A computed fold for a 73-nucleotide RNA from Amphidinium carterae, annotated as transfer RNA. It matches the Rfam family "tRNA". From the family's description: Transfer RNA (tRNA) molecules are approximately 80 nucleotides in length. It is annotated as a transfer RNA. The coordinates come from a structure-prediction model, not an experiment, and the mean pLDDT is 82.

RNA sequence: GGGGCUAUGGCGCAACGGCAGCGCGUCUGACUCCAGAUCAGAAGGUUGGGAGUUCGAAUCUCUCUGGGCCUCA
Numbered sequence: 001g002g003g004g005c006u007a008u009g010g011c012g013c014a015a016c017g018g019c020a021g022c023g024c025g026u027c028u029g030a031c032u033c034c035a036g037a038u039c040a041g042a043a044g045g046u047u048g049g050g051a052g053u054u055c056g057a058a059u060c061u062c063u064c065u066g067g068g069c070c071u072c073a
Stems, first nucleotide, its partner, number of pairs: 001072006007065001010024004018055001026042005048064005
C1' cells in the first nucleotide's frame, strides 16, 4: 500500500427489515446499629456523520470519519 472484519447507554456485549435489550456499574428504596451481600425499582441510547432503498433500517446499498483486528504484498 490492496482486501476483509469492526463502530449500539459509563464499560462489556445482544438484537438475521417490524416496540433497541442483557450483564456490570450508577442512583433511590427495603433489610442492617453502619456497611457489604441480597431483594425491589429507576435513570441513562439522535445505534460514529451524511445520503439512498423500503410502508418500515441498528440491520440492506453508497460515501465519509475514527480506532482496532485479520489477511495479501